[in-house]
The RNA shown here (transfer RNA) has 72 nucleotides and comes from Candidatus Yanofskybacteria bacterium RIFCSPHIGHO2_02_FULL_50_12.
Its Rfam family is "tRNA". Rfam classes the family as a transfer RNA. Rfam links the family to the GO term triplet codon-amino acid adaptor activity. Rfam's curators write: Transfer RNA (tRNA) molecules are approximately 80 nucleotides in length.
Its mean pLDDT, the model's own confidence on a scale to 100, is 85.
Taxonomically the source falls in Candidatus Yanofskyibacteriota (Bacteria, Bacteria candidate phyla).
The sequence is in RNAcentral, with records from ENA.
RNA sequence: CGCGGGGUAGCGCAGCGGUAGCGUGCAAGGCUCAUAACCUUGAGGUCGUGGGUUCGAAUCCCACCCCCGCAA
Numbered sequence: 001c002g003c004g005g006g007g008u009a010g011c012g013c014a015g016c017g018g019u020a021g022c023g024u025g026c027a028a029g030g031c032u033c034a035u036a037a038c039c040u041u042g043a044g045g046u047c048g049u050g051g052g053u054u055c056g057a058a059u060c061c062c063a064c065c066c067c068c069g070c071a072a
Base pairs, nucleotide, nucleotide: 002070003069004068005067006066007065010024011023012022013021018055026042027041028040029039030038048064049063050062051061052060
């Protein structure tokens, strides 16, 4: 250099072009004599970067950056 896969909440991952979610973790409250477990609520995301298409892009297109693998 070539090919393929991936980048989304602290972590692990979902997500038909139409409000960005699940598990776990975190915070508060409830329950309890108390802790754990359990229940409820909440915070936390410029969806890798920059452009393009579109009424509308995490999703489609282009370039670039980073990670993993294959081949050489």